[in-house]
RNA sequence: AAGUUAUCAAGAAAGGUGGAGGGACUAGACCCUGCGAAGCCUUAGCAACCCUUUGUUCUCCUACAAAGAAGGUGCUACAUUCUACCCAUAAGGAUAGAUAACAA
Numbered sequence: 001a002a003g004u005u006a007u008c009a010a011g012a013a014a015g016g017u018g019g020a021g022g023g024a025c026u027a028g029a030c031c032c033u034g035c036g037a038a039g040c041c042u043u044a045g046c047a048a049c050c051c052u053u054u055g056u057u058c059u060c061c062u063a064c065a066a067a068g069a070a071g072g073u074g075c076u077a078c079a080u081u082c083u084a085c086c087c088a089u090a091a092g093g094a095u096a097g098a099u100a101a102c103a104a
Stems, first nucleotide, its partner, number of pairs: 003102006013043005021032003026084004044076003049072002051068006080096001085093002
């Protein structure tokens, strides 16, 4: 790297730099953007995957519950912006993608 599992309609932005694009890819739609896009930096915040503490269970491993936020990630317009494939339609699902924890 491929892969496995879980989650993805909640939540949370200011400043500096930069200077024209951006919302993953293709197509369509709809949006954001010189009242300053992407990228980079700083600070702040959100969340609670890893994590910390406590309790119960278990010989142990572990599982569950509650609380927390020091640390590792992640995230901070719009449902993963919407549609596309299955499904008569919707609902739902699949594929793809993102993130986390694993992983020869």
The RNA shown here (SAM riboswitch aptamer (S box leader)) has 104 nucleotides and comes from Aureicoccus marinus. The coordinates come from a structure-prediction model, not an experiment, and the mean pLDDT is 82. Rfam family: SAM riboswitch aptamer (S box leader). Rfam's curators write: The SAM riboswitch is found upstream of a number of genes which code for proteins involved in methionine or cysteine biosynthesis in Gram-positive bacteria. The sequence was found by an Rfam model in a public genome assembly.